Source information: A computed fold for a 102-nucleotide RNA from Flavobacterium cellulosilyticum, annotated as SAM riboswitch aptamer (S box leader). The prediction has a mean pLDDT of 79. Taxonomically the source falls in Flavobacterium (Bacteria, Flavobacteriia, Flavobacteriales, Flavobacteriaceae).
[in-house]
RNA sequence: UUGUUAUCACGAAAGGCGGAGGGAAAGACCCAGUGAAACCUUAGCAACCCUUUAGCCGUAAAGAAGGUGCUACAUUCUGUCCCAAACGGGAAAAGAUAACUG
Numbered sequence: 001u002u003g004u005u006a007u008c009a010c011g012a013a014a015g016g017c018g019g020a021g022g023g024a025a026a027g028a029c030c031c032a033g034u035g036a037a038a039c040c041u042u043a044g045c046a047a048c049c050c051u052u053u054a055g056c057c058g059u060a061a062a063g064a065a066g067g068u069g070c071u072a073c074a075u076u077c078u079g080u081c082c083c084a085a086a087c088g089g090g091a092a093a094a095g096a097u098a099a100c101u102g
Base pairs, nucleotide, nucleotide: 001102003100004099005098006097007096008095013042014041015040016039021031022030023029026078027077028076043071044070045069048067049066050063051062052061053060054059075094080091081090082089083088
């Protein structure tokens, strides 16, 4: 970096360092010197890969050593389509994560 599949419900934070941005992108809205991002340490959450057991071989239950991920609201809303008088609802696109892949 290309593509495929699955999920996007819930959950979980303190310290150090740093010093102005951050929440993907445009607008809205929000967070931030009562300290943003990045980085480090420790802790935790979850259970994709994983481990164990059972199995009707579809899977189910339990676990957390290891590989990832995550720990404001929050895949926030609008923005593309459909339904709807409206509130609103559904879907897509885009994005995120995991496993596999050229």